[in-house]
Context: one part of a larger RNA
RNA sequence: UGACGGGGGCCCGCACAAGCGGAGGAGCAUGUGGUUUAAUUCGAUGAUACGCGAGGAACCUUACCUGGGCUUGAAUGUGAGUGACCGCUGCCGAAAGGUGGCUUUCCCGCAAGGGACACAAAACAAGGUGCUGCAUGGCUGUCGUCAGCUCGUGCCGUGAGGUGUUGGGUUAAGUCCCGCAACGAGCGCAACCCCUAUCUUUAGUUGCCAUCAGGUUAUGCUGGGGACUCUAAAGAGACUGCCUGUGUAAACAGUGAGGAAGGUGGGGAUGACGUCAAGUCAUCAUGGCCCUUACGUCCAGGGCUACACACGUGCUACAAUGGGCGGUACAAUGAGUCGCAACAUGGUAACAUGAAGCUAAUCUCAAAAAACCGUUCUCAGUUCGGAUUGAGGUCUGCAACUCGACCUCAUGAAGUUGGAUUCGCUAGUAAUCGGAUAUCAGCAACGAUCCGGUGAAUACGUUCCCGGGCCUUGUACA
Numbered sequence: 001u002g003a004c005g006g007g008g009g010c011c012c013g014c015a016c017a018a019g020c021g022g023a024g025g026a027g028c029a030u031g032u033g034g035u036u037u038a039a040u041u042c043g044a045u046g047a048u049a050c051g052c053g054a055g056g057a058a059c060c061u062u063a064c065c066u067g068g069g070c071u072u073g074a075a076u077g078u079g080a081g082u083g084a085c086c087g088c089u090g091c092c093g094a095a096a097g098g099u100g101g102c103u104u105u106c107c108c109g110c111a112a113g114g115g116a117c118a119c120a121a122a123a124c125a126a127g128g129u130g131c132u133g134c135a136u137g138g139c140u141g142u143c144g145u146c147a148g149c150u151c152g153u154g155c156c157g158u159g160a161g162g163u164g165u166u167g168g169g170u171u172a173a174g175u176c177c178c179g180c181a182a183c184g185a186g187c188g189c190a191a192c193c194c195c196u197a198u199c200u201u202u203a204g205u206u207g208c209c210a211u212c213a214g215g216u217u218a219u220g221c222u223g224g225g226g227a228c229u230c231u232a233a234a235g236a237g238a239c240u241g242c243c244u245g246u247g248u249a250a251a252c253a254g255u256g257a258g259g260a261a262g263g264u265g266g267g268g269a270u271g272a273c274g275u276c277a278a279g280u281c282a283u284c285a286u287g288g289c290c291c292u293u294a295c296g297u298c299c300a301g302g303g304c305u306a307c308a309c310a311c312g313u314g315c316u317a318c319a320a321u322g323g324g325c326g327g328u329a330c331a332a333u334g335a336g337u338c339g340c341a342a343c344a345u346g347g348u349a350a351c352a353u354g355a356a357g358c359u360a361a362u363c364u365c366a367a368a369a370a371a372c373c374g375u376u377c378u379c380a381g382u383u384c385g386g387a388u389u390g391a392g393g394u395c396u397g398c399a400a401c402u403c404g405a406c407c408u409c410a411u412g413a414a415g416u417u418g419g420a421u422u423c424g425c426u427a428g429u430a431a432u433c434g435g436a437u438a439u440c441a442g443c444a445a446c447g448a449u450c451c452g453g454u455g456a457a458u459a460c461g462u463u464c465c466c467g468g469g470c471c472u473u474g475u476a477c478a
Base pairs, nucleotide, nucleotide: 001478002477003475004474005473007472008471009470010469011468012467013466015462016461019425020424021423022422023421026316027315028314029313030312031311032310033309034307035306042053043052064302065301066300067299068298069297070296076125077124078123081119082118083117087102088101089100090099091098092097105116106115107114108113127291128290130289131288132287136285137284138280139279140278141276143274148187149186150185151184152183153182154163155162156161167178168177169176193268194267195266196265198236199235200234201233202232203231204230208225209224212223213222214221239262242256243254244253245252246251305444318418322377323376324375325374326373327372328371334365335364336363339358340357343354344353345352346351384415389410390409391408392407393406394405395404431454432453433452434451435450436449437448
């Protein structure tokens, strides 16, 4: 100087407390461990691994296993040489591949020759998801969006170092004020950026429809209009600016005024010096080592989907604030030509057949669902719950056996609110309800990322648990 303390003081955080809803019990989905296996490819392992890399494992992917092939090799370049390549076709084969047959070039030029295109021997450059993340770059997690981390000059100290950065207040903040052997500065904080909440201006098509007119069973449907909504560009607006009180000041308090918004308005992006030899050599790059008729590469099939078991994360429930049936409303974000598909017809349905429109504020996906109204069920393992299994189908795709999703009929398991313990959340939040998208032929999505609808309770307080910040103290630790 740090680190640590079941030392002290001050302060903060869904850290506790106060509340609401979960997990831990059940079934299923998914990831992991373990076991099994020819293989169940590899990585991630307290917080900071475990719906993680993977935002799509039937083949492919694929790195694993078994078997069959190739050896300048799967790709690219140089390329002697050949005249084709393409196309049609025979045999062997699971395919990869091997081996034959038929057909067969173009341009300039008289020619020689040159060029284009295709194939291609040899040779030279290959290749490796093999090892080392404890040789590395880059990227990332975490402490932590915590308020800290440093420097120049000066001063103090023999020196390590200190001071500044401590102290008194204040703040979300090393934020600001006052004081002070310090005076200044940098990286962080804040602001500058984006979205959102209000208004103004500009602009009205594909959006809108108040007024006027026409028309329809009906609809901005038509003429028309820019008022309104909206769209998308530019501005305004919030600064403790004003008032009162407290205070030297910074600042704090107020059912204050005004205002759409009030004291960081709400959210996002943004992550200091560093810590964990944290993670990644399998995104990529790269040193070293290793393989080179194989640890490279092509193909078929299998595996990554196994299953006495254990754990994590979720979904669905155990019901009446509910289940079934019928009726009636109200969104936002997105996506679409290898596509979205209205509508019609067939089918109980998944879907099929035909087909308008749309490269989209125009057309389509598209029905929002919870909600509301009516009716039924009456507390039961039930009209709760839907696992499992049987049968029949639909769709995608060379191909659904291992191993897809969906539909219909039948079947109708566990489960009656879950031990110790444990998690999330402070407001348009939790809880609850549906919608969209990426990936994608299809889909194991109940995942992920967004979007809107309905919409709470509680916070006395900081004694205690956990983590962190500042000062101080002890130390046989570095």
This is a predicted structure of a 478-nucleotide part of an RNA (small-subunit ribosomal RNA, 3' major domain) from a metagenome. The full RNA is in RNAcentral, with records from SILVA. It matches the Rfam family "Bacterial small subunit ribosomal RNA".